A computed fold for a 72-nucleotide RNA from a Candidatus Woesearchaeota archaeon, annotated as transfer RNA. Rfam family: tRNA. Its mean pLDDT, the model's own confidence on a scale to 100, is 84. The RNAcentral record of the sequence draws on ENA.
């Protein structure tokens, strides 16, 4: 240079057109003399960015960034 994959809550990730989730985490509240562990709830997102397609995009397409890897 060329070529594959990945980019989604703080962190690890799932979700392949059709209401953005799930664990840990953090906050509250049960529980306790108290702390831990258990249990309920809460809040936290421009889906890397810009466009296109399509009633409807994280999801498909098409520039571009960051990031692993590989051929030369």
């Nucleotide at each position: 240079g060329c070529c594959u994959c990945c980019g989604u809550a703080g962190c690890u990730c799932a979700g392949u057109c059709g209401c953005a989730g799930a664990g840990c985490a953090u906050c509250u509240g049960c529980u306790u003399c108290g702390u831990a562990a258990g249990c309920a709830g809460a809040g936290g997102g421009u889906c890397g960015a810009g466009g296109g397609u399509u009633c409807a995009a994280a999801u498909c397409c098409c520039u571009c960034c960051g990031g692993a890897g590989g051929c030369u």